[in-house]
Context: one part of a larger RNA
Molecule: large-subunit ribosomal RNA, domain I
Organism: Clostridia bacterium
RNA sequence: AGCGCAGGGUGAAUGCCUUGGCAUCAGGAGCCGAAGAAGGACGUGAUAAGCUGCGAAAAGCUGCGGGGAGGAGCAAAUAUCCCUUGAUCCGCAGAUGUCCGAAUGGGGAAACCCGGCUGUGUUCAUACGCAGUCACCGUAUGGUAAAUCCAUAGCCAUACGGAGGGAAACCCGCUGAACUGAAACAUCUAAGUAGGCGGAGGAAAAGAAAGUAACCACGAUUUUCUGAGUAGCGGCGAGCGAAAGGGAAAGAGGCCAAACCGUGAUGAGCAAUCAUUGCGGGGUUGAGGACUGCAUAAGGGAUCGUAAUCUGUUAGCCGAACUACCUGGGAAGGUAGACCGAAGGGAGUAAAAGUCUCGUAGGCGAAAACGGAGAGCGCCCGGCAGGAUCCAGAGUACCACCGGACACGAGGAAUCCGGUGGGAAGCAGGGGGGACCACCCUCCAAGCCUAAAUACUACCUGAUGACCGAUAGUGAAGCAGUACCGUGAGGGAAAGGUGAAAAGAACCCCGGGAGGGGAGUGAAAUAGAACCUGAAACCCUGUGUUU
Numbered sequence: 001a002g003c004g005c006a007g008g009g010u011g012a013a014u015g016c017c018u019u020g021g022c023a024u025c026a027g028g029a030g031c032c033g034a035a036g037a038a039g040g041a042c043g044u045g046a047u048a049a050g051c052u053g054c055g056a057a058a059a060g061c062u063g064c065g066g067g068g069a070g071g072a073g074c075a076a077a078u079a080u081c082c083c084u085u086g087a088u089c090c091g092c093a094g095a096u097g098u099c100c101g102a103a104u105g106g107g108g109a110a111a112c113c114c115g116g117c118u119g120u121g122u123u124c125a126u127a128c129g130c131a132g133u134c135a136c137c138g139u140a141u142g143g144u145a146a147a148u149c150c151a152u153a154g155c156c157a158u159a160c161g162g163a164g165g166g167a168a169a170c171c172c173g174c175u176g177a178a179c180u181g182a183a184a185c186a187u188c189u190a191a192g193u194a195g196g197c198g199g200a201g202g203a204a205a206a207g208a209a210a211g212u213a214a215c216c217a218c219g220a221u222u223u224u225c226u227g228a229g230u231a232g233c234g235g236c237g238a239g240c241g242a243a244a245g246g247g248a249a250a251g252a253g254g255c256c257a258a259a260c261c262g263u264g265a266u267g268a269g270c271a272a273u274c275a276u277u278g279c280g281g282g283g284u285u286g287a288g289g290a291c292u293g294c295a296u297a298a299g300g301g302a303u304c305g306u307a308a309u310c311u312g313u314u315a316g317c318c319g320a321a322c323u324a325c326c327u328g329g330g331a332a333g334g335u336a337g338a339c340c341g342a343a344g345g346g347a348g349u350a351a352a353a354g355u356c357u358c359g360u361a362g363g364c365g366a367a368a369a370c371g372g373a374g375a376g377c378g379c380c381c382g383g384c385a386g387g388a389u390c391c392a393g394a395g396u397a398c399c400a401c402c403g404g405a406c407a408c409g410a411g412g413a414a415u416c417c418g419g420u421g422g423g424a425a426g427c428a429g430g431g432g433g434g435a436c437c438a439c440c441c442u443c444c445a446a447g448c449c450u451a452a453a454u455a456c457u458a459c460c461u462g463a464u465g466a467c468c469g470a471u472a473g474u475g476a477a478g479c480a481g482u483a484c485c486g487u488g489a490g491g492g493a494a495a496g497g498u499g500a501a502a503a504g505a506a507c508c509c510c511g512g513g514a515g516g517g518g519a520g521u522g523a524a525a526u527a528g529a530a531c532c533u534g535a536a537a538c539c540c541u542g543u544g545u546u547u
Stems, first nucleotide, its partner, number of pairs: 001546009015532001016497002020468002022465007029457002031166002039100003042055003046078001050074002061094006070082003105114003115134007136162009170201001171199005181188001185235001211218002222249005232240002253449003256393001260281009286427001288391003291386004299381003304378003309373006316364003322337005338355002340344001346358003398422008408434001429444005484491002504531001507518004
């Protein structure tokens, strides 16, 4: 030195564990904000660095309700306090709430600087402190007042109102790529996707036929299954890709404009009157309304007001039934005999507990706040006939050209939207039925609103898992979007486990200490805090053997 055996060290795999994650389902909630949000800065404790809570009234103050013995957070220790005259704690309501931040008195390199006005405290008086207020826009009223004579614009004041910013996805609108595919690439595709901007709601959007059909008919919208990878579109390439109809979910229809009547204002005019405009009534449809005449209640209602009553949420409460012996450090294990069960889901307890603890089944509960349903009442709507006259959405429909959207790439290209230029009819009217025309059928544009079925989950509660178990599962099980890296946008870790209980090793010895040896605790200390188990690589000791 090699090999073997034994014993150690180091090291962290593995096993077991779970406080943390992941996913799904159900229910709730679906916004917050100038009454100052989201998010922060700085403070705040007897001692206090961090986290948490809170805000100069600062781990808190007040009221009401719950609860019932300890309490002063994580978090030990000391001190000092509080508490059955009910503390701590939990819920509801309120008070306080520095500074920054839309940030809004002005400024600004966020958490800072500098002001005006009113009131007030203090002072001899300034200074200083405290409270309130002062951004912008709109409306109304009043004042003032240019170019420019009157006036108006503008400016100022007062009152009232509004908006701003944030938020995970879902929704609507505007804008809008490229990689890629076409085995290259240009039309095309990717895709109206990603990205950007604006807006809204708990959903949004759409929506009560100028529809779809086909000579039969249906009767708003939305979603789904089907129709169907069909009809079609397409360098007829790659690819794109309907609709009607049928089955289901849900179900709901309303209001204006106008004619006409009444009334007010302004302007023109000597006046009659005319024009413009506001308000109230009327009226809302495919054949209606005004108008004239006759009726005026059966019934209906998605709105609004009021509201009996019922119910939910935000604290909680009650809640059955077991003992002995044995083993053991420990009983829930074993043995024996019982009991409860609308409860034998689950968790904990020194091991494996229906009957020990918390719970579970089943019941019960609110001073206060908030939500849902809601009878009734108010309120709103609500008829027939006539047919002369009047009304029924105009720079609209439509056409041309050029674009865009429609499954449809200009095509025979209807339909819808836009730009530019033209530009109707008006109920004996008008649109559509995939060029266009006729016949026929069908509908009534150029105004508005409308639940439900549908989409989503930042957030709250509950439940579940042939989901993970610390290189997994969130990036994050521990003070993580931290440490750290980057000028910055941004990137982004590692790190869990003593024991049932700290009983965390008094005391003695060696040592400066670290560390160790005794002693002691414990079931165990090769469980001793560098702490469960403790593999391998790697290192060492002893021994055997070989050289």